[in-house]
RNA sequence: AGAGUUUGAUCCUGGCUCAGGACGAACGCUGGCGGCGUGCUUAACACAUGCAAGUCGUACGCGAACGGGUUCUUCGGAACCCUAGUAGAGUGGCGCACGGGUGAGUAACACGUGGAUAAUCUACCCAAUGAUCCGGGAUAACAUUUUGAAAAGAAUGCUAAUACCGGAUAAGCCUACGCACCCCUCGGGGUAAGUGGGAAAAGGUGGGGACCUUCGGGCCUACUGUCAUUGGAUGAGUCCGCGGCCCAUUAGCUAGUUGGUGGGGUAAUGGCCUACCAAGGCUACGAUGGGUAGCUGGUCUGAGAGGAUGAUCAGCCACACUGGAACUGAGACACGGUCCAGACUCCUACGGGAGGCAGCAGUGGGGAAUUUUGCGCAAUGGACGAAAGUCUGACGCAGCAACGCCGCGUGAGUGAUGAAGGUUUUAGGAUCGUAAAGCUCUGUCAGUGGGGAAGAAUUGUUAGGUGGGGGUAACCCCUCGUGACUGACGGUACCUUCAAAGGAAGCACUGGCUAACUCCGUGCCAGCAGCCGCGGUAAUACGGAGAGUGCAAGCGUUGUUCGGAAUUACUGGGCGUAAAGAGCAUGUAGGCGGCCUAGUCAGUCUGGUGUGAAAGCCCGGGGCUCAACCCCGGAAGUGCAUUGGAUACUGCUAGGCUUGAGUACUGGAGGGGAAAGCGGAAUUCCGAGUGUAGAGGUGAAAUUCGUAGAGAUUCGGAGGAACACCUGUGGCGAAGGCGGCUUUCUGGACAGAUACUGACGCUGAGAUGCGAAAGCGUGGGGAGCAAACAGGAUUAGAUACCCUGGUAGUCCACGCAGUAAACGAUGGAUACUAGAUGCUACGGGUAACCACCCCUGUAGUGUCGAAGCUAACGCAUUAAGUAUCCCGCCUGGGGAGUACGGCCGCAAGGCUAAAACUCAAAGGAAUUGACGGGGGCCCGCACAAGCGGUGGAGUAUGUGGUUUAAUUCGACGCAACGCGCAGAACCUUACCUGGUCUUGACAUCCUGAUCGUACUUUCUGGAAACAGUUAGGUCAGUUCGGCUGGAUCGGUGACAGGUGCUGCAUGGCUGUCGUCAGCUCGUGUCGUGAGAUGUUGGGUUAAGUCCCGCAACGAGCGCAACCCUUGUCUUUAGUUGCCAUCAUUAAGUUGGGCACUCUAGAGAGACUGCCGGUGUCAAACCGGAGGAAGGUGGGGAUGACGUCAAGUCCUCAUGGCCCUUAUGUCCAGGGCUACACACGUACUACAAUGGUGAUUACAAAGGGCAGCCACUUGGUGACAAGGAGCAAAUCCCAUAAACUAUGUCUCAGUCCGGCUUGGAGUCUGCAACUCGACUACAUGAAGUUGGAAUAGCUAGUAAUCGUGGAUAAGCAUGCCAAGGUGAAUAAGUUCAAGGGACUUGUACUCACCGCCCGUCACACCAUGGGAGUCUGUUGUACCGGAAAUCGGUGGGCUAACCUUCGGGAGGCAGCCGCUUAUGGUAUGACCGGUAACUGGGGUGAAGUCGUAACAAGGUAACC
Repeated sequence: AGAGUUUGAUCCUGGCUCAGGACGAACGCUGGCGGCGUGCUUAACACAUGCAAGUCGUACGCGAACGGGUUCUUCGGAACCCUAGUAGAGUGGCGCACGGGUGAGUAACACGUGGAUAAUCUACCCAAUGAUCCGGGAUAACAUUUUGAAAAGAAUGCUAAUACCGGAUAAGCCUACGCACCCCUCGGGGUAAGUGGGAAAAGGUGGGGACCUUCGGGCCUACUGUCAUUGGAUGAGUCCGCGGCCCAUUAGCUAGUUGGUGGGGUAAUGGCCUACCAAGGCUACGAUGGGUAGCUGGUCUGAGAGGAUGAUCAGCCACACUGGAACUGAGACACGGUCCAGACUCCUACGGGAGGCAGCAGUGGGGAAUUUUGCGCAAUGGACGAAAGUCUGACGCAGCAACGCCGCGUGAGUGAUGAAGGUUUUAGGAUCGUAAAGCUCUGUCAGUGGGGAAGAAUUGUUAGGUGGGGGUAACCCCUCGUGACUGACGGUACCUUCAAAGGAAGCACUGGCUAACUCCGUGCCAGCAGCCGCGGUAAUACGGAGAGUGCAAGCGUUGUUCGGAAUUACUGGGCGUAAAGAGCAUGUAGGCGGCCUAGUCAGUCUGGUGUGAAAGCCCGGGGCUCAACCCCGGAAGUGCAUUGGAUACUGCUAGGCUUGAGUACUGGAGGGGAAAGCGGAAUUCCGAGUGUAGAGGUGAAAUUCGUAGAGAUUCGGAGGAACACCUGUGGCGAAGGCGGCUUUCUGGACAGAUACUGACGCUGAGAUGCGAAAGCGUGGGGAGCAAACAGGAUUAGAUACCCUGGUAGUCCACGCAGUAAACGAUGGAUACUAGAUGCUACGGGUAACCACCCCUGUAGUGUCGAAGCUAACGCAUUAAGUAUCCCGCCUGGGGAGUACGGCCGCAAGGCUAAAACUCAAAGGAAUUGACGGGGGCCCGCACAAGCGGUGGAGUAUGUGGUUUAAUUCGACGCAACGCGCAGAACCUUACCUGGUCUUGACAUCCUGAUCGUACUUUCUGGAAACAGUUAGGUCAGUUCGGCUGGAUCGGUGACAGGUGCUGCAUGGCUGUCGUCAGCUCGUGUCGUGAGAUGUUGGGUUAAGUCCCGCAACGAGCGCAACCCUUGUCUUUAGUUGCCAUCAUUAAGUUGGGCACUCUAGAGAGACUGCCGGUGUCAAACCGGAGGAAGGUGGGGAUGACGUCAAGUCCUCAUGGCCCUUAUGUCCAGGGCUACACACGUACUACAAUGGUGAUUACAAAGGGCAGCCACUUGGUGACAAGGAGCAAAUCCCAUAAACUAUGUCUCAGUCCGGCUUGGAGUCUGCAACUCGACUACAUGAAGUUGGAAUAGCUAGUAAUCGUGGAUAAGCAUGCCAAGGUGAAUAAGUUCAAGGGACUUGUACUCACCGCCCGUCACACCAUGGGAGUCUGUUGUACCGGAAAUCGGUGGGCUAACCUUCGGGAGGCAGCCGCUUAUGGUAUGACCGGUAACUGGGGUGAAGUCGUAACAAGGUAACC
């Protein structure tokens, strides 16, 4: 410090997720030791048991027992002494308000910080001063009696005090009056004379020389206690400034409320309380209400600013079962006190009582979850005490828990045969791995034995001594020093002996982010997953194994929080199109604000002082062996307060200025606004005339109007609405918006030149006004248009688009409504920052009679463009640039601009505005492609123009389907279907049925046997395979060895075998787009980038062919050419070919010849080369000449980058999987040939351009020995029987046919057509039944040119005619090939389909066979409404009212004082009143739970219906 994730790719916006740190944690797996810390976050839920606050005899009175001893004894016991002035309770003092716990409540002066107290108190402690006198009456304990189950009382009697009461005294204190001085916040405070009044006390203990004594003591002295006053210290109370949570879907709150006066109350101010008076007080700088919460130092995180948090430790607050209340006290409204009420628990004799762990342990419960009913007061601290000491679950220790942090260990060295074993493998090896073993060492921890009474303890205290000092009359006493005693932890830390590598490693991860990879299993299953995403048979992602990576006594997971997140942006973001500028204006509060001068010093800057607790963080040093931890010191603490100084800026005050702003004057422009009036054209309607059959409407029609006279046309009239041309990125207005003409009223802007005011300004939360269309109300009006509605069409449907009608509405007046894609998707104001060029308005200059033109200024309105900005597109003086000020708004998509609540509205609805839930995206701009029922350009038998076909018939053949034991398998739009198959009777053959074999039909290796084997052959069984059997045959080499080769048979297992699966694991081959003209690269340039450029453009071509131009310049694969064939010529060579001349023959038959044809080698030829025209001086095109051939001469081979997961595992090869007495192998028979049907491809026809009879010419290219077969004979024929030639330019197949010239048929189901069928034959073959071809005779079906639709062909082509060949016997209408005859039409690109390149739109990129919307149906989820119903919180009114304070009363009771002895003063009980908790009644408000039913929303597998959107999305879309 970043990374992953939206896309085919890119940039941006934007969310989600991850890597880091932390934790009082929990869970899973694992677990050796120690140190230091930490440990109910949940039920402030309920608690058994024990302990947690007592102490003092030096304040006081009383006062045992057990036991022991002595004496007496009636032996039952009694007395006395010790126990012991002990235990014990009581009076009294001090403490119990500390310490400890918890965080429920509390949004508050509760907390923090800084102040105030001139408005206060403070026990114990310290210092100082002065006192401590004289009296009195009770009471508990105790005793007796008594009530009660108990708890607890009652009565009578006795007694003490440092308990209680009265009096005296008063330096000082309090109070009233009062002179003076000082200070001051102007309220008051302080100091010091004087006068009057008022308020105190308690003793105890030790010691003691003299004196006194009732012999107790007084008295003295020391210590201590007590009282008063002052001061201090400490602690506390109260008040104030500032600071720190959320909600405005909480906007108004408040009657003791705000203030005053009098009174009361408090330690003290104060409505704190009360009576009266006034009517105030708080609030948008957020009152009131609601929700949540103890606050802080700090802690975690972060670079910081911040954010989150408030365990342990420390400060403050609050609370103590719940609510209320006071008492005591210095202090409480009191955790281990009291009273009352309530809930709960316990005891009970039912009458009554008792209790409060949020103290320490512990229990139950809750919960994911949190410890021992331990030891000790040795230390530290606290209470009491003079002290010893007692008490102390504070505290110190130990126990439990890897809960956290820190430290240590689980060994070290050497060791290659790279052991065994595991894993893997291409079978060689690689890896675990120096790892192990082995050898040599060490000894931390744990263990064992010993030491260690170590250190923590020395203060303090005590005892007996002792030394110095102080005080006293003296001792006692006080102080300093020395010695001794005291340890829970604990036989612990630490040290040491011994033996021993011995007892001590796991967890997570290994697709990317993110370090680390292989095998097996599984097969969208099981499962994983933080995000993206893995898994459908080769998973580095699931599970296991091996290996590796990371951390390590821990490792992972989950949760929470900060970070990354600049993703709330103060530091530090944005708003044209991504989320985001309010529809527009006026203007309140607020914010901000021109120039100059002076003052002030609030802000600002700078210095001092106080404070900012300790701990923590940071720095330095020190102590535990180190560290964690602990100790000491420093720094910091950005803050607050106070006090000096500075005065530039801001603020404030005062004065001035004119440039901002405004006013006055002159002028012109304008659909600016309101009202009234007027006008013509057009539509419609009405009346009349002319006139006759249609009009209207559409893609085409129909509904509709019209013979009752329409439409058309002429004239007249009525009525409403809108204002053609002018009209223009022209004008005006804030926006909405504004358009005939005239008049009236009226707003604003602009230009010009002067004068005046003197900052009067900008923005603007709330607020107010205006605000298109549609809509609503009332009343008018209504011509045209036109939602709804009706009808006609269209359509599968058509509640639409189209047509005919048509009502609200549109218009006017007055109101309401308040929204729009109210858009420049761009808030307002001001200033600055290159230009170019239009238009509008008004000026100036020039020119002038005017106008135009030209130059120039201001204001407005457009286009282009520099810098700059921007993600890009784009913006660019009218900014989206550079800056300032103010306002509004945004923070992922959906849910949703929705629900609820509130406000507004007559309603419709508007404004404000969430959450649950759900997704990992949604989105912007641009790029490449693809697509479009987008555009323009181009091409091709693509269409058009033609020719003959298919589709109809019969047959053949293939396919589907069906059937079957099997009908083997594959191929499925073009690009499967006479395809694989160049040929299924057996074989083929893969299928079915049945019968066999199991190292196998075939290969290699091992082993045994036989060697005369291999091979040929007979017979038997059997369907054959197979099994048995007969006969023949008698190998080669040799080192002479049954040695080698070879063969057969048997055995063993490695293996063979598979047309079994996967063409979606593959190679190879092939099809297709397409013989279409395209597909790319290097360098450069442009762009943030994907990419672009080149390759686009202008021409041209069959062509990315060539030329020109150009930020491109070049190059490659394709095109073309090179190759083959054909067309012309030359040359070479003439046999089997040829024959002009000569001879010869029946015949090129033979001699002869090689001129010609032909054959097959080598060459020539054609290149837009030449001429003319057109064209950009080009490429090229058109025409012409010559030429056998002319613009690629014709044909073939040749197929770019790629696409279709195209086809093929059944040609072959091959990974993986599967079968292995079978999915392998052999055999027989059957099947692939089935047949209601459908489709494709062909053949033959339907006839006269024909059939048929007889007659008669001309080919090419092939094939031939298991062959072609001349010729002869036989047969009607297929063919048969003989038989010559030929391994072929020689012989044969082999007559080519259409054609030609004729006869006949004469338009019929025929002399057309030949299917089918009958019986008879031929041939091949082991065998023609299923299931071959052919022959002749007989038979003679459909069919009379074929619906919708549709394939082919542009010249030697189509059409037509026969011929040949391949396919191991036979089988051809199929396929391949070569020839004969031989056309028609087009030279065009409008349209349908396809292709190419350019451009445009796109929400597509699996790419339109795309994407995608809504209803309905089903399931699940959360949520709104809902008759109601049930909790909780709270308001108001009323009822009732415990305890308690206060007030009143007090007839009853009453020790201290007074008394005249009667009583009084004072007090108490009781009663009454105010306040008031819980409670009750009534009625509201709010939050929440639940509910029949109901509304929409979200998510789900391949459901249903349509096709709304994205292309002109097929009616442009949207608000």